[in-house]
RNA sequence: GCUGCCGUAGUUCAACGGAUAGAACAAGACACUCCUAACGUCUAGAUGCAGGUUCAAUUCCUGCCGGUGGCA
Numbered sequence: 001g002c003u004g005c006c007g008u009a010g011u012u013c014a015a016c017g018g019a020u021a022g023a024a025c026a027a028g029a030c031a032c033u034c035c036u037a038a039c040g041u042c043u044a045g046a047u048g049c050a051g052g053u054u055c056a057a058u059u060c061c062u063g064c065c066g067g068u069g070g071c072a
Base pairs, nucleotide, nucleotide: 001071002070003069004068005067006066007065010025011024012023013022018055027043028042029041030040048064049063050062051061052060
């Protein structure tokens, strides 16, 4: 330099172009307990950035950024 894949919550992962973007763990609160842990209930928390297509984009297209692999 060329090229493939990936980028969603603190972490690990979901999500036909259309539902309030879900789940587990973690965090906080409450309940339980003599106390702690465990269990239970609840709460907050995310689409890498900028454009484009579309009535509607996490999803499709382009560029950039980052990560990873291959080729040179």
Transfer RNA from a bacterium, 72 nucleotides, folded computationally. The prediction has a mean pLDDT of 82. The RNAcentral record of the sequence draws on ENA. Rfam family: tRNA. About the family: Transfer RNA (tRNA) molecules are approximately 80 nucleotides in length.